[in-house]
C1' cells in the first nucleotide's frame, strides 16, 4: 500500500424567525377556585418506531389439583421476569487465515415411504460374470476348447440407481469372502481429564438391521384463553325493565298478596279466544359523549466490585414524546462528505426484514521497503 | 392498533399422507363445416404453481422468511 474479518458509534451541522402537540409556572372576572383563549419556561420519533414472528408485564374471562387432546422447543453449561433470545464451550462443515455457519435427541419401541431404472430398495437376493461338479460335442499321447431350460458355490468384478449390506492392502481359496492379518472407521468395557456435552489412552468384538423423524411417532422439557377496539369509572335524549303512589267491581286471606270479572284499545264487522293497559315519582342496566388505563419504567447515564462473557451487585446523578382526525413542520443564511431506509399509538426484552454513507478499535492474509 | 385467512393458465377452480409430462371448464389462435355467421368438429398455444432460502435422490405439496389480496373486532 492492497484485500478482508469481528465489534461498536453516527444517521447532515450551526444560527435566526414563524408555526404545531404535551408538561410546568404565572396571571385572569368576584373573596376562593378556574386557561381552549393571555404571558413565559422547557420538551418533542427510530435503529429499525416496520413485520406481528417469539417471550413477558398489564387487564378481563375461566380456574382445587392432576391428566388427556393440541401446540412449541430439542448437543452441554450458564444468563434472564421470560423466551424459539443472548453468552461461553463441544461436535460437524466452510475458509490459507482472522473468522463464519449449523432445525445438532431417538432409525436396535412400532408403523409407513424410497418413483423410474435395477437381479435385489431391506425377514434380502443372483442379471452379466467367476469357479466346481455333472453332461454333450470337438480334439486327443496329453494338456485342453466350445456349449447346456442341469445341480451348486461366490459377493471380488461389470451393470442400475440419489442410495447396494465397512474401506485399503497382503495372505488365503476351485473361485471368492473379515475367512485370517495390518492400518483406518465403528460398537462395547475400563481408566484418565472435564460440572457436562465431549476428548484422550488401553483392551476387546470381525463388524451388527441403508436412508427419510422440516413422515406418523417415541423420549425429555415448556404452554389455560383472549387481547388496550383488553378493561374500569362518570353519564344525556329516546325506547324498554323493576318498584311505589293515585283511580275501579266481586270473592278468599290477619296481612303481604292471590283469584275471577268488568271497562278501553288492537285483531275490517259480530261471537268466542288472544295480546296490551292511564298519570306521577324513584331505582338499576346501558347507548351517544367524556375521563382513566397512558408515560417512573425488568428506565437512562456514570463510577466501583464480581464474572472469560452474557450479566449481576452497590452507589451517585437525571426525568426523557403521549396524540384521539391524531403534533414533531416551514422559511432564510453559512458550511460539508449533499443526506439512505423510513415515522410512535398500552409498554418492555428479543428475532427477522429495509437501509446512502461516514468514523473508531482489535485482528488476519498478500506485496514492497528498512 | 389487534386477530384470522388466501395466493395454481386471461377468468373460475382441481391437483394432499412428496414421485415420471401440473390438469379441467370458459376464453384465445388456426383449420373444417356454411353463400356468410352462430352452434358443432379437429388441432394448438398459453404456467417462474406470488417471491426467496432450506430439508430431501426428488417440492405446487414439507419448513422458514418476504410480498400482495380479502374478512372480522369500537
Nucleotide at each position: 500500500g492492497g484485500a478482508g474479518u469481528u465489534g461498536g458509534c453516527u444517521a447532515g451541522a450551526c444560527a435566526g424567525c414563524c408555526g404545531c402537540u404535551g408538561u410546568c409556572c404565572g396571571u385572569a372576572a368576584u373573596g376562593u377556585a378556574u386557561a381552549u383563549u393571555c404571558g413565559g419556561a422547557g420538551a418533542g420519533a427510530g435503529g429499525a418506531a416496520a413485520g406481528u414472528c417469539c417471550g413477558g408485564g398489564c387487564u378481563c374471562c375461566a380456574c382445587a389439583g392432576g391428566a388427556c387432546a393440541g401446540g412449541g422447543c430439542g448437543c452441554c453449561a450458564g444468563g434472564u421476569a421470560a423466551c424459539g433470545c443472548c453468552u461461553g464451550g463441544g461436535a460437524g462443515g466452510c475458509g490459507c487465515g482472522a473468522g463464519c455457519c449449523u432445525a445438532c435427541g431417538g432409525a436396535a419401541a412400532g408403523u409407513g415411504c424410497c418413483a423410474c431404472a435395477g437381479a435385489a430398495a431391506a425377514u434380502a437376493u443372483a442379471c452379466c460374470g467367476c469357479c466346481u461338479u455333472c453332461u454333450u460335442g470337438c480334439a486327443u499321447u496329453g494338456a485342453g476348447c466350445a456349449g447346456g431350460c442341469a445341480a451348486g458355490g461366490u459377493a471380488a468384478g461389470g451393470g442400475u440407481g440419489a442410495a447396494a449390506u465397512g474401506g485399503u492392502g497382503c495372505g488365503g481359496u476351485a473361485a471368492g469372502a473379515g475367512c485370517g492379518c495390518a492400518c483406518c472407521g465403528c460398537g462395547c468395557u475400563u481408566c484418565c481429564g472435564g460440572u457436562a456435552a465431549c476428548g484422550g489412552a488401553a483392551g476387546u468384538g470381525g463388524c451388527a438391521g441403508g436412508g427419510c423423524a422440516a413422515a406418523c411417532c417415541c423420549c425429555g422439557c415448556c404452554c389455560g384463553g383472549a387481547g388496550c377496539a383488553a378493561g374500569a369509572c362518570c353519564a344525556a335524549a329516546u325506547a324498554g325493565g323493576g318498584g311505589a303512589g293515585u283511580g275501579u267491581u266481586g270473592g278468599g286471606g290477619c296481612a303481604a298478596c292471590c283469584c275471577a270479572g268488568a271497562c278501553g284499545u288492537g285483531u275490517c264487522g259480530u261471537c268466542c279466544g288472544c295480546a296490551c293497559g292511564a298519570c306521577u315519582c324513584c331505582c338499576g342496566g346501558g347507548u351517544a359523549g367524556g375521563u382513566c388505563g397512558c408515560a417512573c419504567g425488568a428506565g437512562g447515564c456514570g463510577u466501583u466490585c464480581g464474572g472469560c462473557g452474557a450479566c449481576g451487585a452497590a452507589u451517585g446523578c437525571c426525568c426523557c414524546a403521549g396524540a384521539u382526525g391524531a403534533a414533531u413542520g416551514g422559511c432564510u443564511g453559512u458550511c460539508c462528505a449533499c443526506g439512505a431506509c423510513a415515522g410512535a399509538a398500552c409498554c418492555c426484552g428479543g428475532c427477522u426484514u429495509a437501509u446512502c454513507g461516514g468514523c473508531c478499535a482489535a485482528c488476519u492474509c498478500c506485496u514492497u521497503c528498512c | 392498533g389487534g386477530g384470522c385467512u388466501c395466493g395454481u393458465a386471461g377468468c373460475u377452480c382441481a391437483g394432499u399422507u412428496g414421485g415420471u409430462u401440473a390438469g379441467a371448464g370458459c376464453g384465445c389462435g388456426u383449420c373444417c363445416c356454411u353463400g356468410a355467421u352462430a352452434a358443432g368438429g379437429a388441432c394448438g398455444a398459453g404456467g417462474u404453481c406470488a417471491c426467496a432460502a432450506g430439508u430431501u435422490c426428488g417440492a405446487a405439496u414439507c419448513u422458514u422468511g418476504u410480498c400482495g389480496g380479502g374478512c372480522c373486532c369500537a
Two RNAs folded together computationally: RNase P RNA and transfer RNA, 444 nucleotides in total. Rfam match: Bacterial RNase P class A. Its family is annotated with ribonuclease P activity, dimeric ribonuclease P complex and tRNA processing in the Gene Ontology. The coordinates come from a structure-prediction model, not an experiment, and the mean pLDDT is 77.